[in-house]
A computed fold for a 1404-nucleotide RNA from an uncultured bacterium, annotated as small-subunit ribosomal RNA.
RNA sequence: GAGUUUGAUCCUGGCUCAGAACGAACGCUGGCGGCAGGCCUAAGACAUGCAAGUCGAACGAUAUAGUGGCAGACGGGUGAGUAACGCGUGGAAACGUGCCCUUUAGUAAGGAAUAGCUCCUGGAAACGGGUGGUAAUACCUUAUAAUCCCUCCGGGGAAAAGAUUUAUCGCUAAAGGAUCGGUCCGCGUUAGAUUAGCUAGUUGGUGUGGUAAUGGCGCACCAAGGCGACGAUCUAUAGCUGGUCUGAGAGGAUGAUCAGCCACACUGGGACUGAGACACGGCCCAGACUCCUACGGGAGGCAGCAGUCGGGAAUAUUGCACAAUGGGCGAAAGCCUGAUGCAGCCAUGCCGCGUGAAUGAUGAAGGCCCUAGGGUUGUAAAAUUCUUUCACCGGGGAAGAUAAUGACGGUACCCGGAGAAGAAGCUCCGGCUAACUUCGUGCCAGCAGCCGCGGUAAUACGAAGGGAGCUAGCGUUGUUCGGAAUUACUGGGCGUAAAGCGCGCGUAGGCGGAUUUGUAAGUUGGAUGUGAAAUCCCAGGGCUCAACCUUGGAACUGCAUUCAAAACUGCAAGUCUAGAGGACAGGAGAGGCAAGUGGAAUUCCGAGUGGAGAGGUGAAAUUCACAGAUAUUCGGAGGAACACCGGUGGCGAAGGCGACUUGCUGGACUGUUUCUGACGCUGAGGUGCGAAAGUGUGGGUAGCAAACAGGAUUAGAUACCCUGGUAGUCCACACCGUAAACGAUGAGUGCUAGUUGUUGGCAGGUAUACCUGUCGGUGACGCAGCUAACGCAUUAAGCACUCCGCCUGGGGAGUACGGUCGCAAGAUUAAAACUCAAAGAAAUUGACGGGGGCCCGCACAAGCGGUGGAGCAUGUGGUUUAAUUCGAUGCAACGCGAAGAACCUUACCUACACUUGACAUCCUCGGACGUAUCCAGAGAUGGUGACCUCCCUUCGGGGCCGAGUGACAGGUGCUGCAUGGCUGUCGUCAGCCCGUGUCGUGAGAUGUUGGGUUAAGUCCCGCAACGAGCGCAACCCUUACCUUUAGUUGCCAGCAGGUCUGGCUGGGCACUCUAGAGGAACUGCCGGUGAUAAGCCGGAGGAAGGUGGGGACGACGUCAAGUCAUCAUGGCCCUUAUGUGUAGGGCUACACACGUGCUACAAUGGCGGUGACAGAGGGGCAAUCCCCAAAAACCGUCUCAGUUCAGAUUGUCUGCUGCAACUCGCAGGCAUGAAGUCGGAAUCGCUAGUAAUCGUGGAUCAGCAUGCCACGGUGAAUACGUUCUCGGGCCUUGUACACACCGCCCGUCACAUCAUGGGAGUUGGUUCUACCCGAAGAUGGUGAGCUAACCUUUGAGGCAGCCAGCCACGGUAGGAUCAGCGACUAGGAUGAAGUCGUAACAAG
Repeated sequence: GAGUUUGAUCCUGGCUCAGAACGAACGCUGGCGGCAGGCCUAAGACAUGCAAGUCGAACGAUAUAGUGGCAGACGGGUGAGUAACGCGUGGAAACGUGCCCUUUAGUAAGGAAUAGCUCCUGGAAACGGGUGGUAAUACCUUAUAAUCCCUCCGGGGAAAAGAUUUAUCGCUAAAGGAUCGGUCCGCGUUAGAUUAGCUAGUUGGUGUGGUAAUGGCGCACCAAGGCGACGAUCUAUAGCUGGUCUGAGAGGAUGAUCAGCCACACUGGGACUGAGACACGGCCCAGACUCCUACGGGAGGCAGCAGUCGGGAAUAUUGCACAAUGGGCGAAAGCCUGAUGCAGCCAUGCCGCGUGAAUGAUGAAGGCCCUAGGGUUGUAAAAUUCUUUCACCGGGGAAGAUAAUGACGGUACCCGGAGAAGAAGCUCCGGCUAACUUCGUGCCAGCAGCCGCGGUAAUACGAAGGGAGCUAGCGUUGUUCGGAAUUACUGGGCGUAAAGCGCGCGUAGGCGGAUUUGUAAGUUGGAUGUGAAAUCCCAGGGCUCAACCUUGGAACUGCAUUCAAAACUGCAAGUCUAGAGGACAGGAGAGGCAAGUGGAAUUCCGAGUGGAGAGGUGAAAUUCACAGAUAUUCGGAGGAACACCGGUGGCGAAGGCGACUUGCUGGACUGUUUCUGACGCUGAGGUGCGAAAGUGUGGGUAGCAAACAGGAUUAGAUACCCUGGUAGUCCACACCGUAAACGAUGAGUGCUAGUUGUUGGCAGGUAUACCUGUCGGUGACGCAGCUAACGCAUUAAGCACUCCGCCUGGGGAGUACGGUCGCAAGAUUAAAACUCAAAGAAAUUGACGGGGGCCCGCACAAGCGGUGGAGCAUGUGGUUUAAUUCGAUGCAACGCGAAGAACCUUACCUACACUUGACAUCCUCGGACGUAUCCAGAGAUGGUGACCUCCCUUCGGGGCCGAGUGACAGGUGCUGCAUGGCUGUCGUCAGCCCGUGUCGUGAGAUGUUGGGUUAAGUCCCGCAACGAGCGCAACCCUUACCUUUAGUUGCCAGCAGGUCUGGCUGGGCACUCUAGAGGAACUGCCGGUGAUAAGCCGGAGGAAGGUGGGGACGACGUCAAGUCAUCAUGGCCCUUAUGUGUAGGGCUACACACGUGCUACAAUGGCGGUGACAGAGGGGCAAUCCCCAAAAACCGUCUCAGUUCAGAUUGUCUGCUGCAACUCGCAGGCAUGAAGUCGGAAUCGCUAGUAAUCGUGGAUCAGCAUGCCACGGUGAAUACGUUCUCGGGCCUUGUACACACCGCCCGUCACAUCAUGGGAGUUGGUUCUACCCGAAGAUGGUGAGCUAACCUUUGAGGCAGCCAGCCACGGUAGGAUCAGCGACUAGGAUGAAGUCGUAACAAG
């Protein structure tokens, strides 16, 4: 920097990614070279070989054996232990130092042994025992002492080695140096307080011992100290450092290779030798393990180099050489050296090189994609020309070595040769993140770092083509740092996101006013020492370059010493008054504690009056009441609380405090400016106070009231409501110690615009009123500033300083365990495993609310008529069926697609047939086609046979028919959730957007909100908006009036005619009418109202009056709404069938349920009779003719019945259509005459020429209409109004919703999985205390036994032996702590569709 919480935004916050690195491992792949690196695990066990020897110029001697010297304390390995003076850094004094250097002095005289060896002898072996003789630079004595050591200052003590022909090398003593080592100190050095107290040699002193040396290092005595919140002790983890990795840095992580230090050497203990060890390849003891054994006893220690087994994801050769560098010994030659130098193995890493170069378009072939045109792979290949690095072959051949000596090595390098010849992979391609298509698959298989892909069109899975990246490597996994300012020193926060302790007092600590002088700890500057080398960085140099190596410089930010400065902080001393406090004088207050007093009310008790209910609720009931309630009057008892005043008023640190009086008492404020003189602020621990509830003891108990009981409500109701009612509420004393203890805002100080209330003081203005000023408190608004926003804003969440507390994703969890406190309840302190990719804050737009406001609609209301009951018609569901084809399914499917299923339609079923096909195009061949006939068959079809031989032509061919071949046809097969088009719906609702500007970090807002008004976002006014668009309205059609034009097929007023029924005829066009063009209506006029506006109300005129009535017209969008079966169409599927043809059947079935209708139930009617006026449409060339008759109306009759109502059903007859009327048509006649007497819950339509009622026509159609579409006739009732129901619009509010309330979401139970707690116990580790045992060893004691040197026969000294304390291992007992397992048990987490409810989110 990016991705990820959201519909979107901003913030907080976690998770994830891109980078770098690695002693790495794994997968795929692999040409060469250089330089590095290579058991991170089992400090597990080790076969075999090698890794430490050397000196004959110390010695005897045959000698590789031995004596003796030096060296085996170096070099090499490992990191178990260690939290420590272990390491790092800087210092210090009380030390040692072989070999080396310098200097001084010396090196004299003697002696006794002993190994090897000889002989004897034990033992399996390892290894010994004895006898005899022997050498030395081995050992001993004496002498001497420049020097050294001790000292009581008199003195005393201590040495030597020789070798050799020379030269020289040695030896002894001592001093100095160098080197190396030992010791002490300051500072630094992991985590845990769920480890808070630890310590008896402990701390100090004196003395003594011991050591190379200081020291409780050891011992005796004395004292009682020492360490610790600046973290002792304990536990866990860990070698430390230079450095390494990362990072801008500060930091963080790390401590392989190289280098310094430390520790260790099978485990534990111990010392010996030595200059140096308590010793990796030495010794002794104990233990475990392994091996040998003759069972008596012995041997061993790869954390040296190779190597083996084991462990593990994982780490190499039982190589060559001492040529170089270095080490040991030696005088040296030299010997030894798994140190080292080299080689081998491994892409483990870093670096370099190569796998060819140029030309080459028919843009070859092949692959892949394709809109079929082409595109891409791709100059890539082929082909032509050229080159030869690396590898290969041949030849020469180093430096490393200074004279000789070369493991590496015939290596590096050089020359020659052949030939493009031998040499490319891996990962990725949805976003982050560079790179896209096709096929396969179909929530499967799979992918995945995070978000997330996959349910039939997957750029995300698998494959292919293409592409991107890196390249002898590429990916994955693991780990570290970074990004992460996500522990914030640099550099974060705490009102609401995680986060201010409930509040005081106060200890330690931190911080602290003005001024003077001094000091110099901090601070600043200079100098000196040190800060190993290597590494990093800079400048050079060397390998052809680079990696790598190397030279010089810089740096190593540190520590110490010293000199100087004196501003600031500190310290010391002095002074001051602005902070703080005191004094004096005032006023305010529900501040606290105690005692007393008061009235109102509730309840109860007594008495009176009174007489039937009261009480309670949404409605009731439980309850009380004739044994007298409720009501009312009087009296009394008792407890608790204090109306009005009362107020974002007062007081208090907070909790909190409210009648009145008295007493005691705390704090704040104001005024005076008198006193003290920094006395201050904060405050870890500590301590006190601390609502309500709760606990203990004892009181008290009127009202209220958990629990409980009853009554209701309810599906249930362990609730809400009601009637009762116990703890408790009250008092005293003692606990508890928590609250949304909130201003969700720690305390203190200073500074930074104001305006306006209120409260307590004071001062001034002449004045109790008022004004001004000032100090303290408490509110509202508001600027700068701050904030993610909301908001805060002198009472800060602003600008700064000081101190304290707290936070670091959600859940698990404020839980478990442990500790502390508590009588208990519980409080406090406080994790982890596991799990998720979010959880969250603020604000925005919607949606929603059993939130609010305003408004509208046949939405309700007011009315009229229906449906729901009956019969039938029709559609649907269901059922049935071989099939009952398919679709439509809340409103917005159900007389819908279908404006009309007997065949056809027809898509369904059964049966029979066809296969280039019923239909289209292309190719080839042939020919007309066709018409009448017969046979088989259900028909399609098959067969038979008679007649007839075509038309057009540009002469190429075409039209038409048949046959064949394959491309293809065909599909009412699937997907309306792949689509176009069309349609429904909200809704003819009044809304939906945009540009510019402005506001906001932003999503967004404004405009479009507000005040009026309208049918309307219609218009007016106002306004940070100004304009514009789609909608509204208008423009269109029709209807209502008039004018004009035109009069035939229409009309007939006036004038005529007729054979007088009829505008029939002449004539006319006045009227009706027809159909063209115009006019007319605009709140235009008047009055009122309103704001002088828009508009509204009333009126006039007018055929019509306020969009005149009706229609067409449907904004942005919603419903993955409907339709793949109107049509079109992507993809998929079928291809002798899911296509095509034919016959029959089915779509018409029928226990049932629903929708829509028709006809009725009758008298506003039935029947009979009479009978006028329509409109529209159709047929047709035709305003001509026909369909055509209107029906309600009127008159008569019937008289309330299942009827003269109603007409179902059934029988029979007839007619019509049609190949055909059985399944399955319509109509008519006669006969039959079901149900039905106005319809439960519920529900539908309609506001005027409307409802209701009456008939008429049409499309479809051979026939079939109660359906649909249209037409006219007659012709009402009602609307107070907007509380309620439904739907909608605007504004506002809340929200945990955004798939948007048909939303979200909680808990128990059941099932599965996972981790955790408890748990009778059990197993193991670590550790502590007490006691027992006491190897080896050194020390002390003893030492009767043994004893070469001196001396002498005894002694000194020494040795063995024995004793003592110390002490490893081991044992016994008791704790502490950690870990494993554990029947059972508890809660937790997770898991597409389980159960029960509905707690939260809206007034949920």
The coordinates come from a structure-prediction model, not an experiment, and the mean pLDDT is 84. The sequence is in RNAcentral, with records from ENA and Greengenes. Its Rfam family is "Bacterial small subunit ribosomal RNA".